[in-house]
RNA sequence: GCUCCCAUAGUCUAGUGGUUAGGACACCGCUCUUUCACGGCGGAGGCAGGGGUUCAAUUCCCCUUGGGAGUGCCA
Numbered sequence: 001g002c003u004c005c006c007a008u009a010g011u012c013u014a015g016u017g018g019u020u021a022g023g024a025c026a027c028c029g030c031u032c033u034u035u036c037a038c039g040g041c042g043g044a045g046g047c048a049g050g051g052g053u054u055c056a057a058u059u060c061c062c063c064u065u066g067g068g069a070g071u072g073c074c075a
Base pairs, nucleotide, nucleotide: 001071002070003069004068005067006066007065010025011024012023013022018055027043028042029041030040031039048064049063050062051061052060
């Protein structure tokens, strides 16, 4: 260089054209407890960036960025 795969919250992950993007851990508040932890209830936080297709895109297509895997030949 070429080919393929991946990118969703602080971390790990589900989802796959349309209903409010769901879960676990972590974090915050309340509760429980003499206190902490555990448990219970609640809360905040997310689709890598840009463009396109579409009535509608996290999802499909293109480019870019980042990460990973495979493969090297000519000159």
A computed fold for a 75-nucleotide RNA from a Fusobacteriota bacterium, annotated as transfer RNA.
It matches the Rfam family "tRNA". From the family's description: Transfer RNA (tRNA) molecules are approximately 80 nucleotides in length.
Model confidence (mean pLDDT): 81 of 100.
RNAcentral holds the sequence, with entries from ENA.